[in-house]
């Protein structure tokens, strides 16, 4: 130094859900709450999610396709990084 991870140690995060506010939604923010997490630290590269606007269609209308400039880091990936039992 690396691999790997314990009913160690100290500690750190915070699903669902419920209150508010934000936002055309996906969703985010706080607060409560705690399912779980060694990277559930960080980075939109794959991959999902939404479709306001924008374009095409259309039975003309509370419609339908496509589209990210809009979002997920608790999906793969890529990065750095605490501890130290077997």
């Nucleotide at each position: 130094g690396g691999c790997c991870g314990a009913c160690a140690a100290g500690g750190g995060c915070a699903a669902a859900c419920c209150u508010g506010u934000u936002g055309a939604a996906a969703a985010a923010c706080a607060g409560g709450g705690g399912c779980g997490c060694a990277a559930a630290g960080c980075c939109a590269c794959g991959g999902u999610c939404u479709a306001a606007g924008g374009u095409c269609c259309u039975u003309u209308u509370u419609g339908g396709g496509c589209u990210a400039u809009g979002a997920c880091a608790g999906c793969g990936g890529g990065u750095u990084g605490c501890c130290g039992a077997a």
Predicted 3D model of an 86-nucleotide RNA (c-di-GMP-I riboswitch aptamer) from a Syntrophomonadaceae bacterium. It was read from a public genome assembly, where an Rfam model found it. Of the family's consensus pairs, 95% are formed in the model. The organism belongs to Syntrophomonadaceae, within Bacteria. The prediction has a mean pLDDT of 88.